About this RNA
Transfer RNA from a Gemmataceae bacterium, 72 nucleotides, folded computationally. Its Rfam family is "tRNA". It is annotated as a transfer RNA.
[in-house]
């Protein structure tokens, strides 16, 4: 150049057009414990930007941007 894949908190990850976007880890409040750890219970934090389609888009379809992969 050219072809395919992916992008969802801080990380890692589910969602197959419709429930208040899912679970873990880490964080943050409290409980427990001399104390920490673990463990219980609560919190906050997220769909790559625009644009179509649809009553309704993390999901579909253009189009850009990023990161990987594989041809040259």
């Nucleotide at each position: 150049u050219g072809a395919g894949a992916c992008g969802u908190g801080g990380u890692c990850u589910a969602a197959u057009g419709g429930c208040g976007a899912u679970g873990a880890c880490a964080c943050c409040u409290g409980g427990c414990u001399c104390u920490g750890a673990a463990c219980c219970a609560g919190g906050a934090a997220g769909c790559u930007g625009g644009g179509g389609u649809u009553c309704g888009a993390u999901u579909c379809c253009c189009u850009g941007c990023g990161u990987c992969u594989c041809a040259a």